[in-house]
Description:
This is a predicted structure of a 76-nucleotide RNA (transfer RNA) from Pseudomonas sp. FeN3W. The sequence is in RNAcentral, with records from ENA. Taxonomically the source falls in Pseudomonas (Bacteria, Gammaproteobacteria, Pseudomonadales, Pseudomonadaceae). Its mean pLDDT, the model's own confidence on a scale to 100, is 80. Its Rfam family is "tRNA". By type it is a transfer RNA.

RNA sequence: ACCCCAGUAGCCAAGUGGAUAAGGCGCCACGCUUCGAACGUGGAGAUCGGAGGUUCGAGUCCUUCCUGGGGUGCCA
Numbered sequence: 001a002c003c004c005c006a007g008u009a010g011c012c013a014a015g016u017g018g019a020u021a022a023g024g025c026g027c028c029a030c031g032c033u034u035c036g037a038a039c040g041u042g043g044a045g046a047u048c049g050g051a052g053g054u055u056c057g058a059g060u061c062c063u064u065c066c067u068g069g070g071g072u073g074c075c076a
Stems, first nucleotide, its partner, number of pairs: 001072007010025003018056001027043005049065005
């Protein structure tokens, strides 16, 4: 320098153009319990790495930048 992959809640993670962005862990409340754990019920929390574009409509497609991972090369 080039190529590929990834970036969605505190962590993991689904979603591949259209409905209020699943789920798990964790967190909070309540139940249960002597207390706690486990278990059960309920709840809060993300507009999707940044910016721009395409589209009636973008997490999803395009451009660019950033971050992380992997690969290939160049120079002396």